[in-house]
RNA sequence: CCGACCAACUCUGGAGAGCGCCGGCUUGGGCCGGACACCGAAGGGGCUAACGGCAUCCUGCGGCGGCACUGCGCCGCCCGUGCCGGAAAAUCUCAGGUAAUCAGGACAGAGGGGUGUUG
Numbered sequence: 001c002c003g004a005c006c007a008a009c010u011c012u013g014g015a016g017a018g019c020g021c022c023g024g025c026u027u028g029g030g031c032c033g034g035a036c037a038c039c040g041a042a043g044g045g046g047c048u049a050a051c052g053g054c055a056u057c058c059u060g061c062g063g064c065g066g067c068a069c070u071g072c073g074c075c076g077c078c079c080g081u082g083c084c085g086g087a088a089a090a091u092c093u094c095a096g097g098u099a100a101u102c103a104g105g106a107c108a109g110a111g112g113g114g115u116g117u118u119g
Base pairs, nucleotide, nucleotide: 002119003118004117005116006114009111010110011109012108013107018036021034022033023032024031025030037098038097039096043094044092045091051085052084053083054082055081056080060079062078063077064076065075066074067073
């Protein structure tokens, strides 16, 4: 100096579930707390398919091949089994949320780039 990728940030779209009940505050709109019932798409948790690694006749009296052999053993590979690792928009519902409005919102499209990473 030139690329590639990307975070922050901006715009647009963006679902679901109580306009419920009880109590307190308030001129009102609403706010706070409680009990129960629900939602999943902030965030978060646990699993975990494919796949990978290790072990395995001390957890299979499995299959094939090789070596050896009057002994029933050794080696390799495969299958199966056990353990470990390994996603999610599936699942849990901790958190968050449950009329409109406001706010939030995974994800998608567009922009954006330095306070980054990398060639």